[in-house]
RNA sequence: GCCUCUAUAGUUAAAUGGUAUAACACGUCCAUGGUAAGGAUGAAUUCCAAGUUCAAUUCUUGGUGGAGGCACCA
Numbered sequence: 001g002c003c004u005c006u007a008u009a010g011u012u013a014a015a016u017g018g019u020a021u022a023a024c025a026c027g028u029c030c031a032u033g034g035u036a037a038g039g040a041u042g043a044a045u046u047c048c049a050a051g052u053u054c055a056a057u058u059c060u061u062g063g064u065g066g067a068g069g070c071a072c073c074a
Stems, first nucleotide, its partner, number of pairs: 001070007010024004018054001026042005047063005
């Protein structure tokens, strides 16, 4: 330098062109003499930009980060 894959909540993952979901973690409450476990409830997320579309996290292009492979120079 080229090619392929990849980027979603604090973490790990799911999902879909039409309100973005779960588990753990976190806040509040219940419960207990107290703690843990448990139950209820809440907040929090699509890497950046452009394009297509009525509508893009999803499709296309470019960029950035990560992983892997190939090649060249020394």

Model confidence (mean pLDDT): 82 of 100. Transfer RNA from an uncultured Pelagibacteraceae bacterium, 74 nucleotides, folded computationally. Its Rfam family is "tRNA". Its family is annotated with triplet codon-amino acid adaptor activity in the Gene Ontology. The sequence was found in a public genome assembly.